[in-house]
Context: one part of a larger RNA
RNA sequence: GAACGAACGCUGGCGGCGUGGAUAAGACAUGCAAGUCGAACGCUGACUUAUCUGGUAGCAAUACUAGGUGAGUUGGAGUGGCGAAAGGGUGCGUAACACGUGAGAAUCUGCCGGGAAGUGGGGAAUAGCUCGCCGAAAGGCGAAUUAAUACCGCAUGUGGUCGCAAGACCAAAGAGGGGGACCGCAAGGCCUCUCGCUUCCUGAGGAGCUCGCGGCCUAUCAGCUAGUUGGCGGGGUAAAAGCCCACCAAGGCGAUGACGGGUAGCUGGUCUGAGAGGACGACCAGCCACACUGGAACUGAGACACGGUCCAGACACCUACGGGUGGCAGCAGUCGAGAAUUUUUCACAAUGGGGGAAACCCUGAUGGAGCGACGCCGCGUGGAGGAAGAAGGUUUUCGGAUUGUAAACUCCUGUCACUUCAGAACAAGGACUAGGCCGCUAAUAAUGGUCGAGUUUGAUGGUAUGAGGAGAGGAAGGGACGGCUAACUCUGUGCCAGCAGCCGCGGUAAUACAGAGGUCCCGAGCGUUGUUC
Numbered sequence: 001g002a003a004c005g006a007a008c009g010c011u012g013g014c015g016g017c018g019u020g021g022a023u024a025a026g027a028c029a030u031g032c033a034a035g036u037c038g039a040a041c042g043c044u045g046a047c048u049u050a051u052c053u054g055g056u057a058g059c060a061a062u063a064c065u066a067g068g069u070g071a072g073u074u075g076g077a078g079u080g081g082c083g084a085a086a087g088g089g090u091g092c093g094u095a096a097c098a099c100g101u102g103a104g105a106a107u108c109u110g111c112c113g114g115g116a117a118g119u120g121g122g123g124a125a126u127a128g129c130u131c132g133c134c135g136a137a138a139g140g141c142g143a144a145u146u147a148a149u150a151c152c153g154c155a156u157g158u159g160g161u162c163g164c165a166a167g168a169c170c171a172a173a174g175a176g177g178g179g180g181a182c183c184g185c186a187a188g189g190c191c192u193c194u195c196g197c198u199u200c201c202u203g204a205g206g207a208g209c210u211c212g213c214g215g216c217c218u219a220u221c222a223g224c225u226a227g228u229u230g231g232c233g234g235g236g237u238a239a240a241a242g243c244c245c246a247c248c249a250a251g252g253c254g255a256u257g258a259c260g261g262g263u264a265g266c267u268g269g270u271c272u273g274a275g276a277g278g279a280c281g282a283c284c285a286g287c288c289a290c291a292c293u294g295g296a297a298c299u300g301a302g303a304c305a306c307g308g309u310c311c312a313g314a315c316a317c318c319u320a321c322g323g324g325u326g327g328c329a330g331c332a333g334u335c336g337a338g339a340a341u342u343u344u345u346c347a348c349a350a351u352g353g354g355g356g357a358a359a360c361c362c363u364g365a366u367g368g369a370g371c372g373a374c375g376c377c378g379c380g381u382g383g384a385g386g387a388a389g390a391a392g393g394u395u396u397u398c399g400g401a402u403u404g405u406a407a408a409c410u411c412c413u414g415u416c417a418c419u420u421c422a423g424a425a426c427a428a429g430g431a432c433u434a435g436g437c438c439g440c441u442a443a444u445a446a447u448g449g450u451c452g453a454g455u456u457u458g459a460u461g462g463u464a465u466g467a468g469g470a471g472a473g474g475a476a477g478g479g480a481c482g483g484c485u486a487a488c489u490c491u492g493u494g495c496c497a498g499c500a501g502c503c504g505c506g507g508u509a510a511u512a513c514a515g516a517g518g519u520c521c522c523g524a525g526c527g528u529u530g531u532u533c
Stems, first nucleotide, its partner, number of pairs: 001533004006529005013379006019372002026335003030332003035082003040079002043076015089290003099214006107207003112203008120154001122152002130143005159170004174195006182189002216262003223253003228250004233245003265287004269280004292313005315326004343369001345368003351365001352363004382412004392403004416474001418469005430456004435451005477522005482503003488517005498505002
């Protein structure tokens, strides 16, 4: 000199863009952060409507009401499917194939894209609901009954697996829309379209595994190792392998630093530096690890699973004392420790994700706003004129000098802030509705594609921005002034009080302490401290 996720002191006008728990991976009140699908399924409540039966009023039409059935809308819990393994957080552990880079072979892969084939015929349950029982609760038990794209056989075998071959084994589920002829009382059959389901091949993306090389300190750590190193045979895995086991052999690593100890997430990168290098790894991005502590498996395409399960432990809470419940290193927020780090905010309008045919729902991801001069950048606090060089201050050799064109005063300007009005700006692509054309089709239904038309959607936000109004009005400080180092005098003090980065100042004229005037530097900042180069 440069830099910082900084802190502290003094000061503080506005805006844009960033950034903000570095310490206690300490403990957490409260709310939210993962749901969705009725176009998989049965049940149940409410409402609307159609129809049938009954009742009341009326001569009647009709009105009201109770029940049954059908359709539709909406709410509830449940079965089932997909998702919950992503996104978000943190850096404890880890010196390791964890990461980076480059290779490799013995693998798996839900959803998505391309392709081939199939989707036939049956069965037994169960949740829910109802009834009964136990329990303070959390919750649980029994009986009866019911559905499915839940579950289980049978058939078929394009295909796949095993096998030298023969052969053996392996599937499936339906749902929604529309319809002319024919069949049927009707539902429907039948035809057709879409979504799904099953078997297989392949792609893409993703994941697991192996190896070469690379990147910390320590020898006041010199020897380490028995599943250890290799083989054979088994087991095991999606998959190679001592991954595991029995047997056999005695190997394997090491001064090119094994083993041990300490420290540490790694990288793209960041800071500095002319570079070489050195230091670091906040934000953003990729990978890894972890989710109160330790261990374990289940489900699943994928987890040994942050907001799942089980066991043990510590802690905390509820309790009827028998027993239960919880996990913010998600977003806010609280306490604690600390020099120190923000709102218990708005919205799903956009981007993205999950579910759904879609409408749509969910989304503390994300988009925004709020707070903090924490950082960078931009703007302003006025401009021009103005000498009686006013007053005041300071100084003085008492003449003056300086503050100083500075002020006053005159004439202007109007950034920002303030105020009045305008302002659905951009962010917007999509979605829905009816229509034209094309495809599929028996079809002018339905549906898919495409074209233009109409309607509709904004948290930010009455914000940005624009126009007008008023008035210099509301907006300057901090540090330094002995040398290094730009900037000097007076007074006070008297080795005292104090200063200080180094050299060093202070013991009666201190440009070095303290105050004042003046000056210098930077400026909404300026200094100090810490750390790195």
Predicted 3D model of a 533-nucleotide part of an RNA (small-subunit ribosomal RNA, 5' domain) from a metagenome.
Its mean pLDDT, the model's own confidence on a scale to 100, is 84.
The full RNA is in RNAcentral, with records from SILVA.